A computed fold for a 542-nucleotide part of an RNA from an uncultured bacterium, annotated as small-subunit ribosomal RNA, 5' domain. The prediction has a mean pLDDT of 80. The full RNA is in RNAcentral, with records from ENA and SILVA. Its Rfam family is "Bacterial small subunit ribosomal RNA".
[in-house]
Context: one part of a larger RNA
């Protein structure tokens, strides 16, 4: 001198845009953070209509009767309705934290003829007949609760078999082509296996197969990736083979067997320290340093272990087993897991609201309306950081009064002050008031590809409507200079000196060093310098 996710003294008016547990991957009260689907599906419960039955008010009445509400109790519909339940589709993204990790983890460039990929596009061929249950419900029961058990009844886009096979899988042949060793690909014979689900507002929505992409990944190579030789040897699935399993898929990945390797002064192995990268800070560059916020990748989810489901997980707000804690308990057993957003206790020099809305953006789900959504997106707290305004602005010498100095003459503070004439940035009050909104959806209107033709469906255009921030930002008017300046330092280095006090004391100090009775270096106060909503100290890094 430049920088910070700063902290600490002293001091603080205002706005805009950023950032805000660097420590204790401690522990966690309370709320909220992932649902949605009635256009799969049965029941039940509301609301309205209707069907037969009861009812028997009200009116008429020739006193025989007619008429027949309203409540209930039944069939049968409808429904922007309601939660539970079966099913789907999503809870593998979004969000958090860096504990471990010196690794193919990451970064770059490559293979994959060793792989997989739900939604989503495009293409071809299909969707026939059937069966059995079981939730929920209703009964009976067990337990303090969590949570079950037993018997019956019922449905489906839940589950099973049957046919059927253009394409597909396995097997075993023929023929060509290709590579990079095992092989791969293309055409073709036999055998032999595996599919499908309906719903519907009649416009489509959807389902099996199979081939392509697109997207998303898995694996695997070259190179690069801290420090320590006062760590020199290290290795037994360890290094190859060979047969199997076992995966999407190669591979000691795992099993038998066989051999006896394999790494390593070009630092193995061991120990220490770290997520890593784009990038950021510095620098004239090389380079040194870092890895907060943003973006990619990787790990983790109490703390170890494992598997299930699925396309996809060994799965932050799923499951199982242990463990160490908290907790309820009727003592037998149970319930939890904030390294999601608030917020608490702690611990530390130090880090905020238990907020507002789904209006945009982006996500699940749904034909859609929609619903959810601490992901976002306002607000709000803190001068923690950049930036940009303000704290007046001209005129004004009798050089007022005060203060300080002093040779007692005066010098300085100083146009600074008072006065005078001004402006209104912010301020404060009043009145108007946004862009951010585009869809979607709904009416309506042309137009079009199908199609007999209507409805639809795509475009285009009109309208009707949607705003958390918020009566906010921004305009206008009005009042009135009224509400707004402060830290550090003045011996050199370094811009900026004088007076008193103190008297090697009390201090000061980055370095040289001042201070012991005339101290520009202590301390106060006058005056100067610097930088200014900051300013100076500490840490750190160039």
């Nucleotide at each position: 001198g430049g920088a910070u996710g700063a902290a600490c003294g002293c001091u603080g008016g205002c706005g805009g845009c950023g950032u805000g547990c660097c420590u204790a991957a401690c522990a966690c009260a309370u709320g909220c953070a992932a649902g949605u689907c009635g256009a799969a599906c049965g029941a039940a419960g509301c609301a309205c209509c209707u069907u037969a039955c009861c009812g028997g008010a009200u009116u008429c009445u020739u006193c025989g009767g007619a008429u027949g509400a309203a409540a209930g109790u039944c069939u049968g519909g409808u429904g922007a309705c309601u939660g539970a339940g079966u099913g789907g589709c999503g809870g593998a993204c979004g969000g958090g934290u860096g504990a471990g990790u010196a690794a193919c983890g990451c970064g770059u460039g490559g293979g994959u003829a060793a792989c997989c990929u739900g939604c989503c596009c495009u293409g071809u061929a299909c969707a026939g007949g059937g069966g059995g249950a079981u939730a929920a419900c209703a009964g009976c029961u067990g337990g303090a609760a969590a949570c079950g058990g037993c018997u019956g009844c019922u449905a489906a886009u839940a589950c099973c078999g049957c046919a059927u096979a253009a394409g597909c899988g396995c097997a075993c042949g023929a023929g060509g082509a290709g590579a990079c060793a095992u092989c791969u690909c293309c055409u073709u014979g036999u055998g032999u296996g595996a599919a499908a689900a309906a719903c519907u507002c009649c416009g489509g929505u959807g389902g099996u197969a199979c081939a392509g992409g697109a997207u998303g990944g898995g694996c695997c190579c070259g190179c690069g990736u801290c420090u320590g030789a006062u760590u020199a040897g290290c290795u037994g699935g360890u290094u190859g083979g060979c047969a199997g399993g076992g995966u999407a898929a190669c591979g000691g990945c795992c099993u038998a067997c066989c051999a006896a390797g394999g790494c390593a002064a070009c630092g193995a192995u061991c120990a220490g320290u770290a997520g890593c990268c784009g990038g950021u800070c510095u620098g004239a560059g090389a380079g040194g340093g870092u890895g907060a916020a943003c973006g990619g990748c990787c790990a983790c989810a109490c703390u170890g272990g494992g598997a299930c489901u699925g396309a996809g997980a060994c799965a932050c707000g799923g499951c199982c087993c242990a463990g160490a804690c908290u907790c309820c308990u009727a003592c037998g057993g149970g319930a939890g897991g904030c390294a999601g957003c608030a917020g608490u206790a702690g611990g530390g020099a130090a880090u905020c609201u238990u907020c507002g809305g789904c209006a945009a953006u982006g996500g699940g789900c749904g034909a859609a309306a929609g619903c959810c959504u601490g992901a976002c997106u306002g607000a709000g707290c803190a001068a923690c950081g950049c930036c940009g305004c303000g704290u007046g602005a001209a005129u004004g010498a009798u050089g007022a009064a005060g203060g300080c100095c002093u040779u007692c003459g005066g010098g300085u503070u100083g146009u600074a002050a008072a006065a005078u004439u001004c402006u209104g940035u912010u301020a404060u009050a009043a009145g108007g008031g946004a862009a951010g909104a585009a869809c979607g959806a709904c009416u309506u209107u042309a137009g079009u590809a199908g199609g007999a033709a209507a409805u639809g469906g795509c475009u285009a255009g009109a309208g009707u409507g949607u705003g958390a921030c918020g009566g906010u930002a921004c305009c206008u008017u009005a009042u009135g200079a009224g509400a707004a300046a402060g830290c550090c330092a003045c011996g050199g280095c370094u811009a900026a000196c004088u007076a008193c006090g103190u008297g090697c004391c009390a201090g000061c100090a980055g370095c040289c060093g001042c201070g012991g009775u005339a101290a520009u270096a202590c301390g106060u106060a006058g005056g100067u310098g610097g930088c200014g909503a900051g300013c100076g100290u500490u840490a750190u890094c160039c």